[in-house]
RNA sequence: GCCUCGGUAGCUCAGUUGGCAGAGCAGCUGGCUCUUAACCAGCGGGUCCUAGGUUCGAGCCCUAGCCGAGGCA
Numbered sequence: 001g002c003c004u005c006g007g008u009a010g011c012u013c014a015g016u017u018g019g020c021a022g023a024g025c026a027g028c029u030g031g032c033u034c035u036u037a038a039c040c041a042g043c044g045g046g047u048c049c050u051a052g053g054u055u056c057g058a059g060c061c062c063u064a065g066c067c068g069a070g071g072c073a
Stems, first nucleotide, its partner, number of pairs: 001072007010025004019056001027043005049065005
């Protein structure tokens, strides 16, 4: 230098054919318990890496860039 894959909640990750952004864990509140843990119920938490483009509408499609992993030279 070129190619492939990845970047979405605090963490690990889903997100199908473009149409209300989700799960588990963690956190918080309540229940239960003598107390804790466990268990049960509920709640909060998002600049979907950045900047443009396409579209009525983009996490998703296109372009460029940044970061990480791997490969080739």
This is a predicted structure of a 73-nucleotide RNA (transfer RNA) from a Planctomycetota bacterium. It matches the Rfam family "tRNA". It is annotated as a transfer RNA. Its mean pLDDT, the model's own confidence on a scale to 100, is 81.